The RNA shown here (small-subunit ribosomal RNA) has 1514 nucleotides and comes from an uncultured sediment bacterium.
């Protein structure tokens, strides 16, 4: 410090997620030791048991028992002493207000910080002054007695005090009065004077003084106490400034409320309380209400600013079962006190009582979850005490828990046959791995044995010394020295020693982020997952193994917080299109504000002082072996307060200025607004004329109108609405908006000029006004248009688009509504920052001039630099650079929805969530693809033609069906006479049956046999099984070696079994279409672009020109084959012009001319001429030429697409079978047949059929072959065998054609299917299931619906011939020649393609994407008659305990008394206040509710097709 994730890719916006740190944690797996910390976060739920606050006999009265000792005894016991002035209880004092716990409540002066108290209190403690005199009456304990289950209570009697009460004395206290001084107000201090107010004793010692007279005391003296006063210290109380969570879907709250006067009350100020008076107080700088919460030092995180948090430790607050209340006291409204009410628990004799762990342990409960019913007061601290000492669950320690953190260990060295084993493997090996073993060492921790601390300082006591008090050497106090005394932890830390590598490693992860990879299993299953995402048969992502990575006594997971997140942005974000500028204006509060001078000092800046507790953090040093931890010191603490100063800036006060702003004068433009009036054109309607059959409407129609006279036409009239041309990215207005003409009223703006005011300004939360269309209310008006509605069409449907009608409405008046893509998707103001060019308004200059031009101000457009932007773009009219103010945004959906509030007559508007759900949603640009977008251009693409298919019969292939099997594959184009160039057996892969198992075939090893091979017999359909006969060869050193073969066994063979979606190779198709790319450069943030686009041209990315491109590659073309002309060479088997011969056949002699054959050449290149074009490329025409613009044909197929086809040609990974899914045999099947489709053949006839006659090819094949002549047969064919390995022989008669005859339009002399009989040939074998022949039979069919195919010239059409395969079996396929056309205006349309451009929400790319209803499942949520609960307001009832007031009843020790009583007190009664409780009525929150509303989510449901392209109606 960043990373992953939206896309085909890119940049941006934006959310989600991850890596880090932390925790009072929990869970899973695992677990050696120690130190230091830490441990009920949930039910402030309930609690058994024990302990947690007592102490003082030196305040007081009283005062045991057991035991022991002694004595007595009637032997039952009694007495004395001791125990002991002890225990227990009581009066009294001090302390139980500290310490300890918890965080329920509290949004508050509660807390924090800084101040104030001249408005206060303070026990114990310290200092100082003064005092402590003299009396009195009770009472508990106790004793007796009564009641009671208990708790407890009553009565009678006795008694003490440092308990209680008078009296005396007394001031610097308090009260009243007066005076002086001082302060910031109330006041403070000092002085004088009047009145008033105290006390308690306990204990030690002593005899100097006094008294009595051994010595004691009322004496002296010491200590502790008591009273009072002043002061301090400590602790507390009150007040104030500032700070302190969320919510405005809480906007108003308040009657003791705000203030005053007086009184009461308090320690004290104060409405704290009361009476009266006034009507205030508070709030947008957020009152009131609601929700949540103890606050802080700190802690966690972060670079910081911040954010989160408040457990342990420390400070403050609050609470103590819940609520209320006071008492006592220095202090409480009191955790282990009291009273009352309530709930709960316990006891009960049913009448009543008792209790409060949020103290320490512990228990139950709820919970994911948190410890011992421990030891000790040794230390520190606290209470009491004179002290010893007692008490102390504070505390110190130990125990439990890996809860955290820190440290240590689980060994170290050497060790390669790289052991065994495991895993992987390309079978070579590699990894675990120096790891282990083995050898040599060490000894931390744990274990055994032995030793063994620090923490202890004191206090007390004893002794001594000095000093104080004192008469004193006593006592006592202070200080010092010495001695003595005290350890829970703990026999712990630590040290020494013993033995031995011995007792001590796991957890998570390994697709990317993110370090770490392989095998097997599984097969969208099981599962994983933080995000993206893995898993559908080769999973580095699931599970296991091996290996590896990381951390380590821990490791992971979950939860939470901060970080990353600049993702709430002060530091440090944005708003044209991503979320985001309010529809517009005016204006209140507020914020901000021109120039100069003077002053002040609030902000600001500087210095000083106070505070900012300790702990913590940081730094330094030190102590535990280190560290954690701890100690000491320092620094920081950015804050607040006080004070001194400065005066630039802001602010404030004062004074001035003119440039901001406004005013005046003179001009100017304008659909600016309101009202009234006027005008013409057009539509419609009405009346009349004239006129006749249609009009109207549409893609085409129909509805509609019209013979009752329409439409078209003329004249006249009525009525309403809107204002053509002018008219313009022209004008005006704040926006909405404004358009005929005239008048009236009226707002704003611009220009010019001097002058005036003197900052009067800008923005603007709330607020107010304006605000298109539609809509609403009332009343008018209504021509045209026209939601709804009716009809006609279209359509599968058509509640639409189109047509005919048509009501609201549109118009006017008055009033509402308040919203729009109210848009420049761009808030307002001011300033600054290159230009160019239009246009509207004004002014100046120039001019004869209203022209033009120049300058300038204000508008309104376009282009464009810098700059800016994610890009597009913006660019003086900013989206640039700055300042000021306002509004708004923070992922998508849910949703601008719900609820609430508010406005509205309603419709609805404004404000405006959450649950839930997704990992995206989005902007701009790029490349493609696509479009019922555009432009240009090709192609038998259409058109123009010719012939077919689709109808018939048959052939063949396919689907389907059937079957034991009908083997398998190919399936739009690009499967279907395809693989198959040929299924009777074989082929053959399929089915039935009967058989074989190292195998039909290959290699190796081991054993064994051998004549290699074969013959025979039996069974059988064969395969096969059984048996018999036969008994190898070569070399050789005679030991053996080698070869062949059979057999047995082991390795292995074999598979047309699966996967073409694991593959190679081959192939189809787009397409013989003209395209597809690269290097360097340049442009762009980038994907990418450029080049390859443009202007021409071409069959062509062919060529030329232009050009930020320049070049290059694969394609095109050419090179290759063939054909067309000629030449040269050659002349048999081919040829024959001339010559000779002839059996008349190039047959022979001969010839080499021709044809031909087959080798090599020539030829054609837009080369020449003319024209067009740009002087180019090229095109058009012409000449010559056998051939002319690629001459014709073929071969040749770019980058790629279709997961196209093929595992059954072959090859091959993986999987599967192994007496079978292998291999062999026989028979069957692939040939089935209601049917459907494709491809063909033959036809339907006269351009023909039949018969007879007569011509002319090319290219091929042939020795397991082609076969001649001859003979036989009607024929298929048989016989025959000459010749030929072929320019020689042969297949081999070409057929259409031509000549002649016949048929005469008919199911025929067309057509030949089908069937019968008889044959031929091939073959082991023609039944299933061959071809052919003869005779006989003679079906459909008379030119073919919708639709559809081929072809542009030697082509279509038509005619025959040959070949491959093959024993035989073509209508198929591949070739060959013969005869030989028609048409193309043209590119609008259909199909396919190429280039450019445009739109896009597509990228699996339109066979795309995607919307809504309905149906189903699940989820959360709104409404809902209500129901239930919490909380709260108001009104009223009620009123415990208690306090205060009153008091007629009862009662009463101290004081007074005239002895009657009084003062004072208590009880009771009563009034006021008030908790619980109750009644009524509201608010609010939550839960629930028949039914109901929409929403979300969910591999393959229904209906349509709304959006994205002109999305087919933008």
């Nucleotide at each position: 410090a960043g990373a992953g994730u939206u896309u085909g890719a890119u940049c941006c916006u934006g959310g989600c997620u991850c890596a880090g740190a932390a925790c009072g944690a929990a869970c899973g797996c695992u677990g050696g030791c120690g130190g230091c910390g830490u441990g009920g976060a949930u039910u402030a739920g309930g609690c058994a048991u024990g302990c947690a606050a007592g102490u003082c006999g030196a305040a007081c009265g009283a005062g045991a028992a057991a035991g022991c000792u002694c004595c007595c005894u009637u032997c039952g016991g009694g007495g004395a002493g001791u125990g002991a002035g002890u225990a227990a209880a009581g009066u009294g004092g001090c302390g139980g207000a500290c310490g300890g716990g918890u965080g329920a409540g509290u949004a508050a002066c509660g807390c924090g910080u800084g101040g104030g108290a001249a408005a206060c209190c303070u026990g114990c403690c310290u200092u100082a002054g003064a005092g402590u005199g003299g009396g009195g009456g009770a009472u508990a304990a106790c004793a007796g007695u009564u009641c009671u289950a208990a708790c407890g209570a009553g009565c009678u009697g006795c008694u003490a005090a440092u308990a209680c009460c008078g009296c005396a004395u007394g001031a610097u206290g308090c009260u009243g009065u007066c005076g002086a001084u001082c302060u910031c107000a109330u006041g403070a201090u000092c002085g004088a004077u009047u009145g008033u107010u105290a006390a308690a004793g306990a204990u030690g010692g002593c005899c100097u003084c006094u008294a009595c007279a051994u010595g004691u005391a009322a004496g002296c003296u010491g200590u502790c106490g008591c009273u009072u006063u002043a002061a301090g210290a400590u602790g507390g109380u009150c007040c104030c400034g500032c700070g302190u969570c969320c919510u405005a879907u809480u906007a108003g709250c308040u009657u003791g409320u705000u203030g005053g006067u007086g009184a009461g009350g308090u320690a004290a100020c104060g409405g704290c309380u009361c009476a009266c008076c006034a009507a205030g107080g508070u709030u947008a700088c957020g009152a009131u209400g609601g929700g949540u919460a103890g606050c802080c030092g700190g802690c966690c995180u972060g670079a910081g600013a911040g954010g989160g948090u408040g457990g342990u430790c420390g400070g403050c607050c609050a609470c103590a079962c819940u609520g209320g209340g006071a008492c006592u006291g220095a202090g409480a409204u009191a955790c282990g006190g009291c009273c009352c009410a309530g709930a709960c628990u316990c006891c009960u004799a049913c009448g009543g009582g008792a209790g409060g762990c949020a103290g320490c342990a512990g228990u139950c409960g709820a919970g994911a979850g948190g410890c011992u019913u421990c030891g000790g007061c040794a230390a520190u601290g606290g209470g009491g005490g004179a002290a010893a000492c007692c008490c102390u669950g504070a505390c110190c320690g130990a125990g439990c828990g890996a809860c955290g953190u820190c440290g240590c260990g689980u060994g170290g060295g050497u060790g390669a046959u790289g052991a065994a084993g495991g895993u992987c493997c390309u079978u070579g090996g590699a990894c675990c791995g120096u790891a282990a073993a083995a050898c040599c060492c060490u000894g931390u921790c744990a274990g055994g044995u032995g030793g063994g601390a620090u923490g202890a300082a004191a206090u007390g006591c004893c002794a001594c010394a000095u000093g104080g008090c004192g008469a004193a050497u006593a006592a006592u106090c202070a200080c010092g020295u010495g001695g003595u005394u005290u350890g829970a932890c703990a026999g712990u830390a630590c040290c020494a020693u013993c033995a031995g590598a011995g007792g001590a490693a796991g957890c998570u992860c390994c697709g990317g982020c993110c370090a770490a990879c392989u095998c097997c299993g599984u097969g969208c299953c099981a599962g994983c997952a933080g995000c993206c995402g893995c898993g559908g048969u080769a999973a580095c992502a699931c599970g296991g193994g091996g290996g590896g990575a990381g951390c380590a006594a821990g490791c992971g997971u979950u939860g939470u917080u901060c970080g990353g997140a600049a993702u709430c942005a002060u530091u440090g974000g944005g708003c044209g299109u991503a979320a985001a500028g309010a529809g517009c204006u005016c204006g209140u509060a507020g914020g901000c504000g021109g120039c100069u001078c003077c002053g002040u000092a609030a902000g600001u800046c500087a210095g000083a002082g106070g505070u900012g507790a300790a702990a913590g953090c940081c730094c330094a040093c030190g102590g535990c072996u280190c560290a954690a931890c701890c100690g000491u010191g320092g620094a920081u603490g950015c804050g607040c307060c006080u004070u001194u100063g400065a005066a630039a800036c802001u602010a404030c006060g004062g004074a001035c200025c003119u440039u901001g702003a406004g005013g005046u004068c003179g001009g100017g433009a304008g659909a600016g607004g309101a009202a009234a009036g006027c005008g013409g054109a057009a539509u419609u309607c009405c009346a009349g004329g004239a006129g006749u059959a249609g009009c109207g409407g549409u893609g085409a129609a129909a509805u509609g109108c019209g013979u009752a006279g329409a439409u078209a036409u003329c004249u006249g009239g009525a009525g309403g609405a809107a204002c053509a041309c002018c008219a313009g990215u022209g004008g005006c207005g704040a926006a909405g908006g404004c358009g005929g003409c005239u008048u009236u009223c009226u707002g704003g703006c611009c220009c010019g000029a001097u002058u005036c005011u003197g900052a009067c300004g800008c923005u603007g939360a709330g607020g107010a006004g304006c605000g298109a269309a539609a809509g609403c209310u009332a009343g008018g008006g209504g021509a045209g248009c026209g939601a709804a509605c009716g009809g006609g069409a279209u359509u599968a449907g058509a509640u639409a688009c189109c047509c005919c009608g048509g009501u609201a409405g549109u118009c006017c008046u008055a009033g509402c509504c308040g919203u729009a893509a109210a848009c420049g998707a761009u808030g307002g103001g001011c300033a600054c920052u290159a230009g160019g060019u239009g246009u509207g308004g004004g002014a100046a200059g120039u001019u004869c001039g209203a022209c033009c031009c120049u300058u300038u101000c204000c508008g309104u457009g376009c282009c464009g630099c810098a700059g800016u932007u994610a890009a597009c773009g913006c660019a003086u009219u900013a989206a640039g650079u700055g300042c000021c103010c306002c509004g708004c945004c923070u992922g998508g959906g849910g949703a601008g929805u719900a609820c609430g509030a508010u406005c509205g007559c309603a419709a609805g508007g404004u404000u405006g969530a959450a649950a839930c759900u997704c990992a995206a949603a989005g902007g701009a640009a790029u490349u493609g693809a696509c479009g019922g977008g555009g432009g240009c251009c090709c192609g038998c693409a259409c058109a123009a033609g010719c012939g077919g298919u689709g109808g018939a019969g048959c052939a063949u292939g396919u689907g389907g069906u059937u079957u034991a099997a009908u083997u398998c594959g190919a399936u739009g184009a690009u499967a279907c006479g395809c693989g198959a160039a040929g299924a009777a057996c074989c082929u053959u892969a399929c089915c039935g049956g009967g058989g074989c198992u190292u195998g039909a075939c290959a290699u190796g090893c081991a054993g064994u046999g051998g004549c290699u091979a074969g013959a025979c017999a039996u069974g059988g359909a064969a395969a096969c099984a059984u048996g018999u006969c036969c008994u190898c060869c070569c070399c050789u050193u005679u030991u053996g070696g080698g070869g062949c073969u059979g057999u047995u066994g082991c390795a292995c063979a074999g598979g047309u079994g699966c996967u073409g979606c694991a593959u190679g190779g081959c192939u189809g198709u787009c397409g013989u279409c003209a395209g597809c790319u690269c290097g360097u450069g340049u442009c762009g943030u980038g994907a990418g672009a450029u080049g390859u686009u443009g202007g021409g041209u071409u069959a062509a990315g062919u060529c030329c020109c232009g050009u930020a491109a320049c070049g290059a590659g694969c394609g095109c073309a050419a090179c290759c084959c063939u054909u067309g002309u000629c030449c040269u060479u050659a002349g048999u088997u081919g040829c024959c012009a001339g010559c000779g011969g002839u059996u008349c056949g190039g047959c022979c002699g001969g010839g080499a001319a021709c044809u031909c054959u087959a080798a090599g050449g020539a030829g054609a290149c837009u080369g020449c001429c003319g024209g067009u074009g740009a002087u180019a490329a090229a095109c058009c025409g012409g000449a010559g030429g056998a051939a002319g613009g690629u001459g014709g044909g073929g071969a040749u197929g770019a980058c790629g697409u279709c997961a196209a086809g093929u595992c059954a040609u072959c090859a091959u990974g993986g999987c599967c079978c192994u007496u079978a899914u292998a291999g062999g045999c026989u028979g069957g099947g692939c040939u089935a047949c209601a049917c459907a489709c494709g491809u063909g053949c033959u036809a339907c006839a006269a351009u023909g059929g039949u018969c007879g006659g007569u011509a002319c090819a090319g290219a091929g094949g042939g020795u397991u072959g082609c076969a001649a002549a001859g003979c036989g047969g009607c024929g298929a064919c048989g016989u025959g065998g000459a010749g030929c390995c072929a320019a020689u022989c042969u297949c081999a008669g070409a057929a259409a054609a031509c000549c002649g005859a016949u048929c005469g339009u008919a199911g025929u002399c067309c057509g030949g299917a089908u069937u019968g009989c008889a044959g031929u040939c091939u073959g082991c074998a023609a039944c299933u299931c061959g071809a052919c022949u003869g005779c006989a039979u003679g079906a459909a069919g008379u030119c073919g619906g919708a639709a559809u195919c081929g072809c542009u010239a030697g082509u279509a059409a038509u005619c025959g011939c040959g070949a491959a395969u093959c024993a035989g079996a073509a209508u198929g396929u591949c070739g060959c020649g013969g005869u030989g056309a028609a048409u193309a205006c043209g590119u609008u349309c259909c199909c396919g393609g190429g280039c450019c451009u445009u739109g896009u929400a597509c990228a699996c790319a339109c066979c795309g994407c995607c919307c809504g209803u309905c149906a189903c499942a699940c989820c959360a949520u709104g409404g809902g008659a209500g129901u239930u609960g919490g909380u709260u307001g108001c009104a009223c009832c009620a009123g415990a305990a208690g306090u205060g007031g009153g008091u007629a009843g009862c009662u009463u020790a101290a004081c007074c008394u005239u002895c009657g009583g009084g003062a004072g007190g208590g009880c009771g009664c009563u009034c006021a206040c008030c908790a619980c409780g109750g009644u009524g009525u509201g608010g609010u929150c939550a839960a629930u509710g028949a039914c109901u509303g929409g929403g979300g989510u969910g591999a393959a449901g229904u209906c349509g097709u709304a959006a994205c392209a002109a999305g087919g109606u933008a």
Background
Its Rfam family is "Bacterial small subunit ribosomal RNA". Gene Ontology terms of the family: ribosome and structural constituent of ribosome. The RNAcentral record of the sequence draws on ENA.